This is a predicted structure of a 62-nucleotide RNA (Fluoride riboswitch aptamer (crcB RNA motif)) from a Pseudomonadota bacterium. The coordinates come from a structure-prediction model, not an experiment, and the mean pLDDT is 77. The organism belongs to Pseudomonadota, within Bacteria. The sequence was found by an Rfam model in a public genome assembly. Its Rfam family is "Fluoride riboswitch aptamer (crcB RNA motif)". Rfam links the family to the GO terms response to fluoride and positive regulation of gene expression.

RNA sequence: CCGACGCAAGGUGAUGAAGUCCACCCUCAACCGCCUCCUCGGCUGAUGACUUCUGCGUGCGG
Numbered sequence: 001c002c003g004a005c006g007c008a009a010g011g012u013g014a015u016g017a018a019g020u021c022c023a024c025c026c027u028c029a030a031c032c033g034c035c036u037c038c039u040c041g042g043c044u045g046a047u048g049a050c051u052u053c054u055g056c057g058u059g060c061g062g
Base pairs, nucleotide, nucleotide: 010025011024012023013022016053017052018051019050020049021048033043034042035041
């Protein structure tokens, strides 16, 4: 100096926040939704999952 592995820490999981759990990545990484005639156009959801809050959407009642 280069490479590999381990530990600690960190990052990520299609749009916000908190907690818990899970998964993935180790920086040329994890991750960056789907359908379609790929031009036009169309569809679901603030979660990876659960609970809560905020925003948004739908229906009903006052």